The prediction has a mean pLDDT of 85. Predicted 3D model of a 543-nucleotide part of an RNA (large-subunit ribosomal RNA, domain I) from Dysgonomonas sp. NCBI's taxonomy places the organism under Bacteria, Pseudomonadati, Bacteroidota, Bacteroidales, Dysgonomonas. The RNAcentral record of the full RNA draws on ENA.
Context: one part of a larger RNA
RNA sequence: GGCACAUGGAGGAUGCCUAGGCUCUGACAGGCGAAGAAGGACGCGAUAAGCUGCGAAAAGCCACGGUAAGGAGCAAAUAUCCGCUAUAGCCGUGGAUCUCCGAAUGGGGCAACCCAAUAGCUGAAGAAGCUAUUACACAGUCGCAAGACAGUGAGCAAACCGGGAGAACUGAAACAUCUAAGUACCCCGAGGAAAAUAAAAUAACAAUGAUUCCCAAAGUAGUGGCGAGCGAACUGGGAAAAGCCCAAACCGGUGCUGUUUCGGCAGCACCGGGGUUGUAGGACUGCAUCAAGGUACGACCAAAGAGAAGUGGAAGCCUAUGGAAAGAGGCAUCAAAGAAGGUGACAAUCCCGUACACGAAUCCCUUUGUAAACCUAGCAGACACCUGAGUAAUGCGGGACACGAGAAAUCCUGUAUGAAUCCGCGGGGACCAUCCCGCAAGGCUAAAUACUCGUCAGAGACCGAUAGCGAACCAGUACCGUGAGGGAAAGGUGAAAAGAACCUCGAACAGAGGAGUGAAAAAGACCCUGAAACCAUGUGCCU
Numbered sequence: 001g002g003c004a005c006a007u008g009g010a011g012g013a014u015g016c017c018u019a020g021g022c023u024c025u026g027a028c029a030g031g032c033g034a035a036g037a038a039g040g041a042c043g044c045g046a047u048a049a050g051c052u053g054c055g056a057a058a059a060g061c062c063a064c065g066g067u068a069a070g071g072a073g074c075a076a077a078u079a080u081c082c083g084c085u086a087u088a089g090c091c092g093u094g095g096a097u098c099u100c101c102g103a104a105u106g107g108g109g110c111a112a113c114c115c116a117a118u119a120g121c122u123g124a125a126g127a128a129g130c131u132a133u134u135a136c137a138c139a140g141u142c143g144c145a146a147g148a149c150a151g152u153g154a155g156c157a158a159a160c161c162g163g164g165a166g167a168a169c170u171g172a173a174a175c176a177u178c179u180a181a182g183u184a185c186c187c188c189g190a191g192g193a194a195a196a197u198a199a200a201a202u203a204a205c206a207a208u209g210a211u212u213c214c215c216a217a218a219g220u221a222g223u224g225g226c227g228a229g230c231g232a233a234c235u236g237g238g239a240a241a242a243g244c245c246c247a248a249a250c251c252g253g254u255g256c257u258g259u260u261u262c263g264g265c266a267g268c269a270c271c272g273g274g275g276u277u278g279u280a281g282g283a284c285u286g287c288a289u290c291a292a293g294g295u296a297c298g299a300c301c302a303a304a305g306a307g308a309a310g311u312g313g314a315a316g317c318c319u320a321u322g323g324a325a326a327g328a329g330g331c332a333u334c335a336a337a338g339a340a341g342g343u344g345a346c347a348a349u350c351c352c353g354u355a356c357a358c359g360a361a362u363c364c365c366u367u368u369g370u371a372a373a374c375c376u377a378g379c380a381g382a383c384a385c386c387u388g389a390g391u392a393a394u395g396c397g398g399g400a401c402a403c404g405a406g407a408a409a410u411c412c413u414g415u416a417u418g419a420a421u422c423c424g425c426g427g428g429g430a431c432c433a434u435c436c437c438g439c440a441a442g443g444c445u446a447a448a449u450a451c452u453c454g455u456c457a458g459a460g461a462c463c464g465a466u467a468g469c470g471a472a473c474c475a476g477u478a479c480c481g482u483g484a485g486g487g488a489a490a491g492g493u494g495a496a497a498a499g500a501a502c503c504u505c506g507a508a509c510a511g512a513g514g515a516g517u518g519a520a521a522a523a524g525a526c527c528c529u530g531a532a533a534c535c536a537u538g539u540g541c542c543u
Stems, first nucleotide, its partner, number of pairs: 001542009015528001016492002020463002022460007029452002031156002039101003042055003046078001050074002061095007070082003106115003116134007136153003140149003160191001161189004171178001175225001201208002212239005222230002243444003246388001250273010278422001280387003284381004292376004301369005307363002310358003316331004332349002334338001341351002393417008403429001424439005479486002499527001502514004
C1' cells in the first nucleotide's frame, strides 16, 4: 500500500407519513369603486421583531341572535386582568369608527409628503389648531349672465364575449402566391354571459319556416404554386324554443317664422294618437267590437322555499399481553347511523361526527300572488296617400364568404357615379327568360352555448417533499438585476416535553461522561427510518 471482515463517523437515499398541491363534478356567485375600490404605507398590544386582526373609537366599539365555563389570536413564558348560568369569550347578522397614499378629485409632488382658499368653531389674536367644502368631463334644471343645484362617468378585476388594429418563427422538406392565422401581441367596449335573432332566408316543381349549440352529412362537394394545405352547405337527428316595437301615410296639439282680405293659410321643430306587412299590409270611408286574454316589466306587501350562526342524534363491557388496546380471546348491543377523522397499535357502540329530524331577532336570494304599466283583434268598400336614398345597383381598388379573380354569384366598403316606389323591388352561384321564394336600406328580444378570480359540498386506476402549484415551512419571500424582469432552498423528537434536576471532566453558554425521564435516548432537539459514495479504527491475509 492492497483485499476482506468487524466496529464507528459522515451523508441523507429509501420506506412510512401529510399539513400542501393537481384535475374534475354539483350547487352558488359572477363583480368592487367618488358613500373613495383593488392594492398599499404608517400605526394600534403590559412587555411586541414578524404574521394575523384592526384604524387615533385602532388583536377592537354598539345592538340583536346563537353558543357558552372558561377567556385576553399565531404564542408555548411572566405579570395584570375579564368571566363562571349569562353584559366574559367565541360564532352569525346588522350598525359605528375607519390615519395617510392610491381613479385620488383643493393646488403641487420624487406615492404614503408639501402648500393652500372659503365658511364655521376654539382662542386676546391677523398666532396656532380643529371641522366642512373646493378636480375634470357630460348631459339636466334654474338663471340675462357669471354661475348655482342635484346627477352620471372615471379606476380595479382570472377566463369567457363583441369590435378595432395585426405579426413572425414555422410548413411547403429551399422560396415568393399559399401556410402558420385573423393565431400571438396591442387597443376600445360590455355582460353574467356576450354575440346572433323573427327571412329582401333555405330550397326545387316537393317543401321548410328567427337565432344559438351538439351529433351526422364529411374530410364529402369544392378550393389549392390543384403543392403544402384549406374545407363547406343542403338535409336528417337532438338541446332549447317566443316573439315584438318604431319611421311613414292620416288626425290633433304646442312653439317659432313668413304671409294675410286679420277669418286663416303655409313652412319648420317638437309632442300625442294612429300604424308595422308580402296568400302584401296600412292610411282613408262604412259597419262591428269595449269585454276577455296576454306580458320578457313588476314598487310595496303576503306566502312558501334556499342560504348566512347552530340544536338533538342509537348502541360495550370483561380477561390476558403490552408503555399504551381500538388488535387477540369471551360474552353483548345499535343500525334511516358499518362515511370520514381522532384517541398511547387496527374502534359502528370512547370523542368528533354520520343517517335522520329540527333551527333565525337580523340580512340576502329564489318562486308564486298582487298594484301600476304595457300589448292584442274583425267584415266590406273605395282609392292609389304611405311602406326606411346619397340607399340599392354600377365602374375602379380592397376585404369577408370553405371558394387564392376564377365562369364567381352573395356580403362589407375606400373612391367615382347613382335608381325604382307595388303596374314596384331583391334573391334562387356568370348572364337571360320562365317559374319559385322573399320585402333591404330603423330597432328590441329569454332559453339551449362559453368561462371560473371566488364560495360551499364532494370525487380521483392524480402527486406524496428533486414529486405535486414557483411556493406543504412567514414565498413571489431570501437573493440576483439600473430596470423590464428573474427567482430559490427549506417538512417529520416523543403517546405525552415527561425537552434531561443534580454531579464530574473541561477555559466554556463547546463537547463529553454519569444520574434521571421515557416502551425506546443506537428517539436528545444537527432529533422517525438511516442506503451508497467518502473517512477512520481494529483484526486477518498478501506485497